[in-house]
Context: one part of a larger RNA
Molecule: large-subunit ribosomal RNA, domain II
Organism: termite gut metagenome
RNA sequence: UCCGGCGAGUUAUAGUAACUGGCAAGGUUAAGUGAUUAAGUCACGGAGCCGCAGGGAAACCGAGUGUUAAUAGCGCGAAUGAAGUCAGUUGCCAUAGACCUGAAACCGGGUGACCUAUCCAUGAGCAGGUUGAAGUUGGUGUAAAAGCCAAUGGAGGACCGAACCCACGUACGUUGCAAUGUCCGGGGAUGACUUGUGGAUAGCGGAGAAAUUCCAAUCGAACUCGGAGAUAGCUGGUUCUCCCCGAAAUAGCUUUAGGGCUAGCGUUAUAUUAGAUUACCGGAGGUAGAGCACUGAAUGAGCUAGGGGGCGAUGAGCUUACUGAACUCUAUCAAACUCCGAAUGCCGGAUAAUUGAUGUAUAGCAGUCAGACUAUGUGAGAUAAGUUUCAUAGUCGAGAGGGAAACAGCCCAGACCCACAGCUAAGGUCCCCAAUUAAUGCUAAGUGGAAAACGAUGUGAAGUUGCGAAAACAACCAGGAUGUUGGCUUAGAGGCAGCCACUCAUUAAAAGAGUGCGUAACAGCUCACUGGUCGAGUGACUUUGCGCGGAAAAUUCAACGGGGCUAAGCAUUAAACCGAAGCUUGGGAAAUGUCAGUAAUGAUGUUUGGUAGGGGAGCGUAGUGUACGGGGCGAAGCAUGAGCGAGAGCACGUGUGGACUGUACAGUAGUGAGAAUGCCGGA
Repeated sequence: UCCGGCGAGUUAUAGUAACUGGCAAGGUUAAGUGAUUAAGUCACGGAGCCGCAGGGAAACCGAGUGUUAAUAGCGCGAAUGAAGUCAGUUGCCAUAGACCUGAAACCGGGUGACCUAUCCAUGAGCAGGUUGAAGUUGGUGUAAAAGCCAAUGGAGGACCGAACCCACGUACGUUGCAAUGUCCGGGGAUGACUUGUGGAUAGCGGAGAAAUUCCAAUCGAACUCGGAGAUAGCUGGUUCUCCCCGAAAUAGCUUUAGGGCUAGCGUUAUAUUAGAUUACCGGAGGUAGAGCACUGAAUGAGCUAGGGGGCGAUGAGCUUACUGAACUCUAUCAAACUCCGAAUGCCGGAUAAUUGAUGUAUAGCAGUCAGACUAUGUGAGAUAAGUUUCAUAGUCGAGAGGGAAACAGCCCAGACCCACAGCUAAGGUCCCCAAUUAAUGCUAAGUGGAAAACGAUGUGAAGUUGCGAAAACAACCAGGAUGUUGGCUUAGAGGCAGCCACUCAUUAAAAGAGUGCGUAACAGCUCACUGGUCGAGUGACUUUGCGCGGAAAAUUCAACGGGGCUAAGCAUUAAACCGAAGCUUGGGAAAUGUCAGUAAUGAUGUUUGGUAGGGGAGCGUAGUGUACGGGGCGAAGCAUGAGCGAGAGCACGUGUGGACUGUACAGUAGUGAGAAUGCCGGA
């Protein structure tokens, strides 16, 4: 990993609802007793319970009663006639382990110190080598000592190093040789040393040179049995089929937030007869917008009280290139501003149209309380987030199909089944890949097929305007002068460092007290301006279409899905076609409404995606009862075969097998396996 078997809503007792059955203003026995039996069954038993009357706390009264002084009012009842009760089945609920598996833990009784910790008793072990303390002896020394020298001596948690004990480092090992090892090195090795045997200490405890360390591979409290099926608002799992309907991820409350309760939304039954949308009419409202009349914010100007400065004496007063409320004019802003004010939406209503059970009530049973994205309107955030909080709508959730290359939430469209039939939607029509042609423009950037501010004689369209056959624009030829080197400044300043000047005047076709280069300053080159040559357009600007640059990323291309495309790109237009589980056509099934029919059934309309979940109808397994069967002329089981049924499933033939077994009805349940890191066995 696979295969086979086992494996999860049960049982009891109350309650409640539906259904079935008995009896019915009644219904019913419980314990117990008797009879008879193989289990069991039958009879008796009316205690009690529910109903037939309610009201009141009660006494009590009673179709009334309570309140109260009340015959009042009011509350709850009766009257409207009135259905219950006992069983059974099913749904749900309560109490019990209560669908199954799963803790960590808690408590009680025991078992452990053969591992290990400490202690007690009694034994054992430590090759070899080194060092050389005290003391002692001798010598020397001294007044005597001390001291010194030599020898002797053999101390030490002394030294080196085997056994022995330990475990500091790397490597190997890491389904190992080993649930802690091996090699190579390492530390201690006469000691607080190591070790044998026997004994002591026990879990709310012991021991501990102390680490939450050890107490039998287990230790922040051992192991084992029991309470025990502890509890688990948590995780996982929960077994056959078909049909009908079909949610929620919200509100309130919650030691509540991943749990619950009630409501909302689903389903089933019964009752009832409304409901929804549009048009029309009548309402409430203060959003968008707008506005400044209020509340605030806020621009400039005018005018002015006041304030500051100055003069004056500190006063009166005067004055002011300062400031400045209010007021006037001007230009603005606001979720918590409003003199105003929509569109939608909301509420109510008669009529009409559309829809066609969608509404409401009661009762049974739920599930849901993590929602996601997209669009729009707000808040939070950074007018960030595949962010977060609301509102409205859609889709997903619970929705398949077609498109978007691929892609829950986008676009189209809602799958009962079958078909080698047709029409369309979104989106497409060169090839991959089903289907295309035509017309008029644009783009030259592979733009298309990512991106901003900003930049630019790209190019198309529309428009405004200057100059131009009295010759423009560009190019070429020629001129571009004089007073004058303007004045000042300055070493110099001569058009051209700088400053000043209504920057003048002359000659002229024209020529600035000078546009730039240049010189130390001049000089020189050039421009404005003018003439000539040439001969038709040439400048400036505005709006707009499509392009260009701006444009750097991490494994080749990698920002059309690919090939490839100059259209097979973009814009406008026309006519075709393709394209889905949509619609239609043909055939079939089921549910449901209406009509006909005694019914069977027929006609006709509608419907049939679906998670949680509600409801309905069935298949199959093992016992049992009754009835009817089958079987050595071959049962069950197994294998096989193009059978039948909407399905769970069910026949039949053949082979194998060798003794049991089926159908109908009723009724009982240890009744259906793919999942639970399921359990057991096998491969």